[in-house]
RNA sequence: GAGUUUGAUCAUGGCUCAGAUUGAACGCUGGCGGCAUGCCUUACACAUGCAAGUCGAACGCGAAAUCUUCUUCGGAAGAAAGUAGAGUGGCGAACGGGUGAGUAACGCGUAGGAAUCUACCUUUUAGUGGGGGACAACUCGAGGAAACUCGGGCUAAUACCGCAUAAUAUCUAAGGAUUAAAGCGGGGGACCCUUCGGGGCCUCGUGCUAGAAGAUGAGCCUAUGUUAGAUUAGCUAGUUGGCGGGGUAAAAGCCCACCAAGGCGACGAUCUAUAGCUGGUUUGAGAGAACGAUCAGCCACACUGGGACUGAGACACGGCCCAGACUCCUACGGGAGGCAGCAGUAGGGAAUAUUGCACAAUGGGCGAAAGCCUGAUGCAGCAAUGCCGCGUGUGUGAAGAAGGCCUGCGGGUUGUAAAGCACUUUCAGUAGGGAGGAAAAAGCAAUGCCAAUACCAUUGUCUAAUGACGUUACCUACAGGAAUAAGCACCGGCUAACUCCGUGCCAGCAGCCGCGGUAAUACGGAGGGUGCAAGCGUUAAUCGGAAUUACUGGGCGUAAAGAGUACGUAGGCGGUUAUUUAAGUCGGAUGUGAAAUCCCCGAGCUCAACUUGGGAAUUGCACUCGAAACUGAAUGACUAGAGUACAGCAGAGGAAAGUGGAAUUUCUAGUGUAGCGGUGAAAUGCGUAGAUAUUAGAAGGAACACCAGUGGCGAAGGCGACUUUCUGGGCUGAUACUGACGCUGAGGUACGAAAGCGUGGGGAGCAAACAGGAUUAGAUACCCUGGUAGUCCACGCCCUAAACGAUGAGAACUAGCUGUUGGAGGCAUAUAAUACUUUAGUAGCGUUCGUAGCUAACGCGAUAAGUUCUCCGCCUGGGGAGUACGGCCGCAAGGUUGAAACUCAAAGGAAUUGACGGGGGCCCGCACAAGCGGUGGAGCAUGCGGUUUAAUUCGAUGCAACGCGAAAAACCUUACCUACUCUUGACAUCCUUGUAAUCUUUAAGAGAUUAAAGAGUGCCUUCGGGAACACAGUGACAGGUGCUGCAUGGCUGUCGUCAGCUCGUGUCGUGAGAUGUUUGGUUAAGUCCAGCAACGAGCGCAACCCUUAUCGUUAGUUGCCAGCACGUAAUGGUGGGAACUCUAGCGAGACUGCCCGGGUUAACCGGGAGGAAGGCGGGGAUGACGUCAAGUCCUCAUGGCCCUUAUGUCCAGGGCUACACACGUGCUACAAUGGAUAAUACAGAGGGUUGCGAACCCGUAAGGAGGAGCUAAUCUCAGAAAAUUAUUCGUAGUCCGGAUUGGAGUCUGCAACUCGACUCCAUGAAGUCGGAAUCGCUAGUAAUCGCGAAUCAGCAUGUCGCGGUGAAUACGUUCCCGGGCCUUGUACACACCGCCCGUCACACCAUGGGAGUGGGUUGUUCCAGAAGUAGGUAGUCUAACCGCAAGGAGGACCGCAAGGAGGACGCUUACCACGGUAUGGUUCAUGACUGGGGUGAAGUCGUAACAAGGUAGCC
Repeated sequence: GAGUUUGAUCAUGGCUCAGAUUGAACGCUGGCGGCAUGCCUUACACAUGCAAGUCGAACGCGAAAUCUUCUUCGGAAGAAAGUAGAGUGGCGAACGGGUGAGUAACGCGUAGGAAUCUACCUUUUAGUGGGGGACAACUCGAGGAAACUCGGGCUAAUACCGCAUAAUAUCUAAGGAUUAAAGCGGGGGACCCUUCGGGGCCUCGUGCUAGAAGAUGAGCCUAUGUUAGAUUAGCUAGUUGGCGGGGUAAAAGCCCACCAAGGCGACGAUCUAUAGCUGGUUUGAGAGAACGAUCAGCCACACUGGGACUGAGACACGGCCCAGACUCCUACGGGAGGCAGCAGUAGGGAAUAUUGCACAAUGGGCGAAAGCCUGAUGCAGCAAUGCCGCGUGUGUGAAGAAGGCCUGCGGGUUGUAAAGCACUUUCAGUAGGGAGGAAAAAGCAAUGCCAAUACCAUUGUCUAAUGACGUUACCUACAGGAAUAAGCACCGGCUAACUCCGUGCCAGCAGCCGCGGUAAUACGGAGGGUGCAAGCGUUAAUCGGAAUUACUGGGCGUAAAGAGUACGUAGGCGGUUAUUUAAGUCGGAUGUGAAAUCCCCGAGCUCAACUUGGGAAUUGCACUCGAAACUGAAUGACUAGAGUACAGCAGAGGAAAGUGGAAUUUCUAGUGUAGCGGUGAAAUGCGUAGAUAUUAGAAGGAACACCAGUGGCGAAGGCGACUUUCUGGGCUGAUACUGACGCUGAGGUACGAAAGCGUGGGGAGCAAACAGGAUUAGAUACCCUGGUAGUCCACGCCCUAAACGAUGAGAACUAGCUGUUGGAGGCAUAUAAUACUUUAGUAGCGUUCGUAGCUAACGCGAUAAGUUCUCCGCCUGGGGAGUACGGCCGCAAGGUUGAAACUCAAAGGAAUUGACGGGGGCCCGCACAAGCGGUGGAGCAUGCGGUUUAAUUCGAUGCAACGCGAAAAACCUUACCUACUCUUGACAUCCUUGUAAUCUUUAAGAGAUUAAAGAGUGCCUUCGGGAACACAGUGACAGGUGCUGCAUGGCUGUCGUCAGCUCGUGUCGUGAGAUGUUUGGUUAAGUCCAGCAACGAGCGCAACCCUUAUCGUUAGUUGCCAGCACGUAAUGGUGGGAACUCUAGCGAGACUGCCCGGGUUAACCGGGAGGAAGGCGGGGAUGACGUCAAGUCCUCAUGGCCCUUAUGUCCAGGGCUACACACGUGCUACAAUGGAUAAUACAGAGGGUUGCGAACCCGUAAGGAGGAGCUAAUCUCAGAAAAUUAUUCGUAGUCCGGAUUGGAGUCUGCAACUCGACUCCAUGAAGUCGGAAUCGCUAGUAAUCGCGAAUCAGCAUGUCGCGGUGAAUACGUUCCCGGGCCUUGUACACACCGCCCGUCACACCAUGGGAGUGGGUUGUUCCAGAAGUAGGUAGUCUAACCGCAAGGAGGACCGCAAGGAGGACGCUUACCACGGUAUGGUUCAUGACUGGGGUGAAGUCGUAACAAGGUAGCC
């Protein structure tokens, strides 16, 4: 930076992604080289080999094979050779190498310190004299399987022990005392000795001893830094200190005895968990965060635990002793071992290499040196594990090849890509050449030492030797020639890159959002593309993004977050002024901050990685010198903060005691009579045993009407009758005093509504629980009647509230306005009340404008949520959960502190637009009301459901399906069923062959069809042929009322003929959006007017169109006939007329134009005049943006899918007409406003040549016969009917009603059986006005009456039209339904048919409790006590020294044995590892059963919340 909560928005907030990195692993792939890196897991177990030896110039021994010579042939001598070898002795083995188990510590880092040691090395001082006794090796013997051990004997030393000496050192009583040593090698002129080898002596070198210094290394101490947890708060008896001893190289409770009672801890002791620390590494702009492989410094460890020895150095990786576990050998008696060295093995694991070469280089050990040793190291091998470099060709090449893929079929793309042509040869391969890593040691010369030309040391010099890697790097050539070399991931958004096929909520994908239910750029494949490239992806992990723990750099009114309130401890912060100081602070210098790393400038490998030189940096610490503004400290002063004193003021501030009236209830008494009470309506309840009502009296408890206020007081909770007492705080005034005494406040303490608890009282009213009555599907509720705890008092607990201003306390600053409380001052009036003015301060409120400012917005705005300071508290996604466990508090209820597993991608805030509300306001509509007539009951018609059926074709399903598609199902229609046929097809186009087409007859068959016979020879022509039709053949194709209306077009319904739906510019708002369109009027209307941050505009409304109502004009035939004339029984029949009606063209007319009133001088409304018509005159056509995935693939069109001898086609019969039933729409009725009979009158609009069909005749009638007239203002359908007049019927299942049935017919048609209509005769069912419910209609309307048309051969109660007769009612908008506008609430947005809660049932998951059980770890108690060290010591043993009987020597001397000193073994004491006993703590695992929690497609019961959510909700 992006994605993701929403219909959209802003903000909050989490989750996720893009980057970098890795000791990595896995998948696919893999050409070369350089440089690095490579058991992160079991500090698991280890076979085998190697990893520490060396010195003969410290010492004594000392082979063998072999060779030579001799030989008595047995052997001997010599060489090899003082060699190999072991032993004594010295040095090393404490380095180097490995690992990270332990350790939260002086372990490590940084900076210091004093009380120490230091082999080898360097410098320096002084020495290095003279003796002694042993023990290995060796030899002899013994034991043992072995390992090895024991005994006797011999022997050397730089091994060991005395003596001498003591510069120095140590101790000291200051007199003194104590402690050393070792030789070896080279050379040598004199002199001396000699065993003739040599030695003395001299000299050189190297050792040795005792010191003094240095260097190096090591030990110790201090300050400071160094993970998490307080659900670890107290820990500590050698503990803290002292005196005196001991002890160490050295300070010290390091150890011991005694004395004192200290020491550590909220600045986190103790305990628990985790962890080697650092330089650094990764990331990051930085600050930080995470990590501590390789390299380097330190520490710790070496199978586990303990222990010491040796040594300069160890409590010792490749040493010792003991204990334990494990492994191995064994003759069963005993022994051996320790790869966390290098390789390697097994095991573990996702995972990590060769049982390689060499000491050539660097370094280490020993040695004088040569040299030896060195799995340190240098190299090689394995691994794309990482970083870096190179290559897999280069140029040209359009017929844009073939193939693939896509396609709108034209083409596009792969793609200059390939092929072709021209070039190059890195790399790999072969061959040859060939650096550097190598210079010291040796030789020579000079100088020094020396008596010396030896030796030795130093310097110089020249020429040689020495290479694991190594077939090195590098260079050249070769052969023919692009020859030997490209993959992986991705392509819905984030995120660069798109199409086809397959699949069909399947298979699968997925980092987040999310894809997949038949057209998937998201799955799988393909083509194409994108990105990286010898790699590419995935997984894991760290930092970043994340300002998402915020020091840099966040917040807390409503999103998570201010403790219920105050007081106050520690702590933090703190007024003015002067002086001093220098802790903080600032500056300079010095030391240190290892090297490597990072960075800069260079250098070396052809470049780079890599290596390397110099610099910078290392932000730190210490020490030192300065500065003195600020903070601190010290001292002194001040008064503005804070406080005290004095005088006043207001107040439901608190506590206690007392007093009062009204009301309720109960009791007593009276009056009085039948109800009272209660509710939406009732009932339970009370009442004739006298209630309610009413009067009087009494009792008792609780609460204090009016005043009362947006008033007062209090820290908060809270406080309300009156009086008294005690008492806290606040405010005002004017002075005086103290002199910073202040603010905040972790812990702590106090107070803290209601409910609740304990003890004892009290109890009127109210009232959880409970009971009853209602309501209800239920009603453990809401409503009603009762009613106990409780509410009240005293004392003691509890300690929580939506304890709220959801806003911590204190201080300062920043425009105003208004109301109010208390106080003070001044003026006016004679005073007071009152009113006014002015000033200062306080408390508090609401609103608005609010100003600025802040805020996500809402809003806050001197009472800040503004601008700052100080201190405290709190927050870090939702759920789990304020839960569990643990602690503390509580009598209990419970409170407080307070997690995790698991789960989700959201949860939440504010505002916006809609929708909705059993929210509100305004308005409209046959919406209700007022009326009229129906439906629902009957019979029938018709449609639907259901059922039935071989089939009862299909569609339409609330309004907006149901007399609908269908304006006509006997066949056809017809799509359905049963049989029978056909397969290029019933229909279209193309091709080929021949033939005209076509028509007639016969036979079979249910027919389709099949067979046979016959007739026919056409049209145009340029004479070649062509067109049309039909048959046959071939395949492309036809065909489908098959599926999908949820892939679609078109058409249609509906809200609704409702008045709405939008846009441009501007303005407002962070934004979604708002404004306009709201408001006041008005209208049928978003119609118009006024106003207004809006001004305009569009689609709708209206108008324009048709029709109807009036008139004029024009025109008069088929229409008309007033006047004139003719004629008839009669008729515009005829002449004529053009007046009237009418027809049908053109016009006029109506516009609130006029008057009055109202209204804002408006729009408009009411009334009136005139007028045929008056305020839209009536009716029609006309249907905005959109909604319903509304309807239709069976009108048509159409994508996709499906069928292709069938889901196509033809044909016969059947079905769509079925029938227990249910529903819708109608017709006819139930009768007298009627039926019947008779007579008489008046329409309009239509249709008609395959037609309408007159007169006349026949038939009871349907109808028949007939055929005039008419292509229609002419003829015809065609008699209109209700009505009117008259007669009859007399309230009945009828002279009502006509169903049903029987019989007889008519008509249409190929055909009326299933299954038509009509007529006549006969029959004469239900039905006596219709339950709940429900429909239509506001005027030429309803109702009622008939007529016509479309469809149609026939069939109309349906549909569409036409006229005749012709009402009633509308107070009004409370209610039902639908709609419009404004507003309000919302947890809804698929929008209330919404959302959503809890129990139960089922499955899975994690977790708490749990009788317990099993491990780990740890405290305390006691037992035990290996090895070892220290102390003691009866016993045993003992070369050196002392000593001296014996003995020897002969000046003092030596010296066996005894004895002594010292020592060893043994025994013992102390300490102590392992082990054991008892009892606790803590932690992990597990546990029958059990508690809640989470998730889940769908389930059960209700409906708690969201709207007034239907009882406001919540704490």

A computed fold for a 1515-nucleotide RNA from an uncultured prokaryote, annotated as small-subunit ribosomal RNA. Its Rfam family is "Bacterial small subunit ribosomal RNA". The sequence is in RNAcentral, with records from ENA.